[in-house]
About this RNA:
A computed fold for an 81-nucleotide RNA from a marine sediment metagenome, annotated as c-di-GMP-I riboswitch aptamer. The coordinates come from a structure-prediction model, not an experiment, and the mean pLDDT is 86. The RNAcentral record of the sequence draws on MGnify.
Formats: sequence, structure tokens, C1' cells
RNA sequence: GAUAAAGGCAAACCGCCUGAAAAGGCGGGACGCAAAGCUCGAGAGCCUAAAGCCGUAAGGCUAUGGUAGUCAGUUGCCGAA
Repeated sequence: GAUAAAGGCAAACCGCCUGAAAAGGCGGGACGCAAAGCUCGAGAGCCUAAAGCCGUAAGGCUAUGGUAGUCAGUUGCCGAA
């Protein structure tokens, strides 16, 4: 980062499964993505709150749970301007 080239990934939604939830896995499906490759007791933000704690109660707090397609760290394909 191009009206390139070769390719890649796969949102929402649907089906099945896991999970307390957030969310994730598999299949279908493409909204899009120059890293939508990899990385979470490396950093920040955000989401959830089972267990635990507080509360008469309603509820509240909290990550050791998630999110990398929120930033970020890091590694790559091609080669016009």
C1' cells in the first nucleotide's frame, strides 16, 4: 500500500457441541480484513461473575474466566508510486 499478481482469513446469521456467563469449537455462510497470522499471572481497555466476600433484602465487589475482528507486542507475502 496499487483499478497489481498469487493467495489467505471469515463478521452477522443458522445447526450441533462446551460453558454459570461472557464467550469458544465444528459445519454452513460472507460483513469485511494488508496481517482479521501468532501472543493474555507481557501492558492497557472492554465483557462476564460460577466460586468467594459484603448486604435483612433488592443487589453490590471481584478474574484465577473471556475478547487479539479494541488497542498493543511480534513474525510474515508481493513490489507500482